[in-house]
RNA sequence: GACAAUGGCAAACCCGUCGAAAGGCGGGGACGCAAAGCUACGAGGCUACCGUGGACGCGCCCGCGUCCGCCACGCCAGUCGAGCCGCCGAA
Numbered sequence: 001g002a003c004a005a006u007g008g009c010a011a012a013c014c015c016g017u018c019g020a021a022a023g024g025c026g027g028g029g030a031c032g033c034a035a036a037g038c039u040a041c042g043a044g045g046c047u048a049c050c051g052u053g054g055a056c057g058c059g060c061c062c063g064c065g066u067c068c069g070c071c072a073c074g075c076c077a078g079u080c081g082a083g084c085c086g087c088c089g090a091a
Base pairs, nucleotide, nucleotide: 001088008033009032013028014027015026016025017024018023031078037084038083039082041081042080043079044076045075046074051070052069053068054067055066056065057064058063
C1' cells in the first nucleotide's frame, strides 16, 4: 500500500479464574485493527494492598478502627512516540 489473495488478532458485554484494586488469563462474543505482534524506554492514563499525612472515635500506654488525601514498587502496547521482529503484495 489495491474493494487482490491467504491467513491473523479481537472492543463492549457475559461466564469462569487470579488479584486489594487497576488489570491479567481461559471460554463465549465482534466494535474495530496492516503491526490491535513483542518490549513500560519517553510522554500520558488507571489503580493504591503496603507505606505515609490529617481528622474523628476507641484505648492507661504500645496501638487499633473509620473517613479524607499523598505515594508505583502494580498495571495499560486497543492513547501517542521510540526500539525490536514479521505475512502478503498489483499499479